RNA sequence: UGUUGCAACAACCCCGUGGAUUGGGCGUAGUGGCCGAACUUAAAAGCCGUUCCGCAGUGAAUCCACUGCAACG
Numbered sequence: 001u002g003u004u005g006c007a008a009c010a011a012c013c014c015c016g017u018g019g020a021u022u023g024g025g026c027g028u029a030g031u032g033g034c035c036g037a038a039c040u041u042a043a044a045a046g047c048c049g050u051u052c053c054g055c056a057g058u059g060a061a062u063c064c065a066c067u068g069c070a071a072c073g
Stems, first nucleotide, its partner, number of pairs: 001073007013059001014057001016066007023058001025055003029051006
């Protein structure tokens, strides 16, 4: 220095660090639908979608770079 494998360190266990992609969660705002709804008009609250932005130990997957340990070259 390269390849492969691993994570001791951790406020149960799991979790080395940073970043990216996809998906999930939560929240703000917008927007559509349902309900409300009865003779007519029609609101709040509630429920289900969707878009943007944001939040985070996202216990999901993958990728890149790096730290440390071991083996091999």

Annotation: The prediction has a mean pLDDT of 82. Predicted 3D model of a 73-nucleotide RNA (nadA riboswitch) from an Acidobacteriaceae bacterium. Rfam family: nadA riboswitch. For this family Rfam cites "Structure and ligand binding of the ADP-binding domain of the NAD(+) riboswitch" (Huang et al., RNA, 2020). Rfam classes the family as a small RNA.